[in-house]
Molecule: Bacterial RNase P class A
Organism: Candidatus Zixiibacteriota bacterium
RNA sequence: GGAAGAGGAAAACACGGUCGCGCUUUAUGAAAACGUAAAGUGAGGAAAGUCCGAGCUUCUAAAGCCGGGGUGCCCGGUAACACCGGGGCGGAGCGAUCCGACGGAAAGUGCCGCAGAAAAUAUACAGCCUACCCCCGACCAGUCGGGGCGGCAAUGGUGAAAUCGUGGUGUAAGAGACCACGCCGGUCCGUGGCAACACGGGCCGGGGUAAACCCCACCCGAAGCAAAACCAAAUAGGGGAAGAGGGAUCGGCUUUUCCCGUUCGAUUCCCGGGUAGGUUGCACAGAAUCGGCAGGCAACUGUCCGAUCAAGAUAAAUGACCGUGACUGCCUCCGGGCAGCACAGAACUCGGCUUAUUUUCCUCUUUCUGGC
Numbered sequence: 001g002g003a004a005g006a007g008g009a010a011a012a013c014a015c016g017g018u019c020g021c022g023c024u025u026u027a028u029g030a031a032a033a034c035g036u037a038a039a040g041u042g043a044g045g046a047a048a049g050u051c052c053g054a055g056c057u058u059c060u061a062a063a064g065c066c067g068g069g070g071u072g073c074c075c076g077g078u079a080a081c082a083c084c085g086g087g088g089c090g091g092a093g094c095g096a097u098c099c100g101a102c103g104g105a106a107a108g109u110g111c112c113g114c115a116g117a118a119a120a121u122a123u124a125c126a127g128c129c130u131a132c133c134c135c136c137g138a139c140c141a142g143u144c145g146g147g148g149c150g151g152c153a154a155u156g157g158u159g160a161a162a163u164c165g166u167g168g169u170g171u172a173a174g175a176g177a178c179c180a181c182g183c184c185g186g187u188c189c190g191u192g193g194c195a196a197c198a199c200g201g202g203c204c205g206g207g208g209u210a211a212a213c214c215c216c217a218c219c220c221g222a223a224g225c226a227a228a229a230c231c232a233a234a235u236a237g238g239g240g241a242a243g244a245g246g247g248a249u250c251g252g253c254u255u256u257u258c259c260c261g262u263u264c265g266a267u268u269c270c271c272g273g274g275u276a277g278g279u280u281g282c283a284c285a286g287a288a289u290c291g292g293c294a295g296g297c298a299a300c301u302g303u304c305c306g307a308u309c310a311a312g313a314u315a316a317a318u319g320a321c322c323g324u325g326a327c328u329g330c331c332u333c334c335g336g337g338c339a340g341c342a343c344a345g346a347a348c349u350c351g352g353c354u355u356a357u358u359u360u361c362c363u364c365u366u367u368c369u370g371g372c
Base pairs, nucleotide, nucleotide: 001368002367003366004365005364006363007362008361009360010359011358013325014324015323016322017321018320019319021042022041023040024039025038026037027036028035029034044343048354049353051352052351053350054349055348056224057223058222059221068220069219070218071217072216073087074086075085076084077083088102089100090099091098092097103215104214108213109212110209111208112207125156126155127152128151129150133148134147135146136145137144138143139142164182165181166180167179168178169177183206184205185204186203187202188201189200190199191198192197228280229279230278231277238271239270240269241268242267247264248263250261251260252259286309288308289307290306291305292304293302294301295300327340328339329338330337331336
C1' cells in the first nucleotide's frame, strides 16, 4: 500500500423571518367546556412488523389431571424470554472470522420420488464360479469339454444413499466369513473439566429420515387498554308508593239503586339496570437513563457517589413557505453554479429480536505484496 473480518460512536440538518396546529398553565370576558392574549411544551433510531418475553387489568375460591402449544449441547446473565455473554461440538474459509431447531434412529410405527435386480431383512439385470451332486460326449481311464441342479454379491450399471472403508487371509468363485489398520455409534473404566465435552484403554455393533408420528426433559390458565374501575343524561321500558274524576271489570248480594272492596287508570314522587357522554387507567420517578467507583473474561450487577427526567388526545396536533449557512455529489473561466439531504412517523408502558434507511468517524484483527 492492496484485499478482507469483527465491533463501536455521532448526526438524522442549524439559524432568522412570515403564517399556522395540538396540549398545559395563567390572565380576561357571565365562563371548567366557548373566545381572546401571554408563557411553557410538542416523534424515533427504528415510533414500524406485532415475532418473542414481561408489567398491569378482568374472569376462575384454590389446586390437579387430560388435551393443546412451546423450548431443546453446557454454564452463566436477566423480572422474564425463542434475548444476551462465555464455552463445547459439527461445517465453511489460508486466516481474522462466520454459520448451525445442535436431545433420542439400540422403545415402537411409518416413509425413502425418478432410476435401479433390490431402498431394508428381502432381492440378482449384466456378470463371476463349476468344488460337491446328476446327465451327455471324448479319450491318454480319471481327466477334459458341454449341459443341468446350483453357488456368489467382489466387479459393472442405477441412485442423494446399495448393507462401513482400504489391504490381506480364505475360496470353485466370493463375502466382516476371518485378520490388521482406520471411520462412525453404543457401553464400561481411567485422567482433565462445574458441565457440555476432550484424551487413553477394554467390550459390543455398523443405511438414512424425528422443521414424520413418537419418546425423553423443562416451561406455559385464558383474554387483552376496544383490558378494566367509577360517575351518569334525554327518550323508551321495568319495580314500588300515592292517586282526582267517576268510567270500565269482578266480588260482598237474589235483582235494581245505594254503599264497601279488588283490578285497570290521567298525573305526581321514589328505586334500580342499560345506552349516549364523562372521569380514571394515562404520562413525573421507575425491572428508568448517563457518568464515576467496585465486582465479573463478558453479558451484567451494586444496600455506593453524582447528574438528568414533565409530547400524548378523540382516528385527527407535532407543519408550510422564504432567506442564509452546514453536509454530500457533479461541473468550473476557481468567483462560483447546479442537484441532493434518506427510512419513516407516537396512541397503556417496558425488555428484546427482525425489517427499512442517508452520511461521517474511530478501534482491534487477518492475509497478500513491496521497502528498511